[in-house]
A computed fold for a 96-nucleotide RNA from a mouse gut metagenome, annotated as THF (Tetrahydrofolate) riboswitch aptamer.
Order: sequence, then structure tokens, then C1' cells
RNA sequence: GCAGAGUAGGGCCCAAUGCGUUAAGUGUCAUGUGAACGGGGAGUUGUCACACGAACGAAAAGCACGUCUUGCGGUAUGGGGUCCGCAUCCCGCUGC
Repeated sequence: GCAGAGUAGGGCCCAAUGCGUUAAGUGUCAUGUGAACGGGGAGUUGUCACACGAACGAAAAGCACGUCUUGCGGUAUGGGGUCCGCAUCCCGCUGC
């Protein structure tokens, strides 16, 4: 000098167990606080979480009438599969 590896995290799919269906949750926007960001250091206008607020907004059906069953929800959690993957800067690791 050239090539490459590896993280957190995220997307999608699968089945399981819950929650909601008396509408919470999810998604969008504003404000605030915090966290994480390849092995080391720095780190954003990017990412994520939480709090609070705003606008929007839904799929129910059955009869055995039970916190029942079957559905439904850009639903939650952990698990499995798969894909993407350090914003960026410096140093390092592996091969040549």
C1' cells in the first nucleotide's frame, strides 16, 4: 500500500406465551432527560429508550354466555431463522 474480519443495534419471517378489542398499544409530530455506537480513543445534525404533550386512529363474529372460542391489532416479551450493520476521524487485528 491492497484485501478482509469482528460489535451494539435494526429490518423481515416462524411458531410459543401474553395484552388489547370497554382502544391501551403501534405509527407520526413537538419538548425534555438518558443510553449505546467493531479491540482502544473521540463522537454527530444519525440511532435507541424513557417522561410529558398534540393531531390522527381500528374488526369483530359465534353460542356453550365463559375473563370462552375463532378472528383482528403496522400489539408486547423471550426464543429460532435470515438479511443489513462501526455516520465519521485516529490507532489497532488478520492475510498478501
Rfam family: THF (Tetrahydrofolate) riboswitch aptamer. The literature on the family includes a 2010 paper in Chem Biol by Ames et al., "A eubacterial riboswitch class that senses the coenzyme tetrahydrofolate". Rfam's curators write: Tetrahydrofolate (THF) riboswitch was first reported for Ames et al. as an RNA motif in 5' untranslated (5'-UTR)regions of folate transport and biosynthesis genes in Firmicutes genomes. The prediction has a mean pLDDT of 78.